[in-house]
Molecule: transfer RNA
Organism: Candidatus Moraniibacteriota bacterium
């Protein structure tokens, strides 16, 4: 400089057109003399930026910003 992948909750990921979820962690309760384990209950997350298509975009289409991995 050229191609590809990927950016979603604190952290690992799922969701691939119809107002966004899981596990972990966290916070309160319960339960012990106390603590671990258990149980229950708690998520207002500009889905990386700006922008186009659409009735509706996390989701298709462009720019740019990051981070990997090729190829020169």
């Nucleotide at each position: 400089g050229c191609c590809u992948g990927a950016g979603u909750a604190g952290c690992u990921c799922a969701g691939u057109g119809g107002u966004a979820g899981a596990g972990c962690a966290g916070u309160g309760g319960a339960u012990u003399g106390a603590a671990a384990a258990u149980c229950c209950a708690c998520g207002u997350g500009u889905c990386g930026u700006g922008a186009g298509u659409u009735c509706a975009a996390u989701u298709c289409u462009c720019u740019c910003c990051u981070c990997a991995g090729g190829c020169a």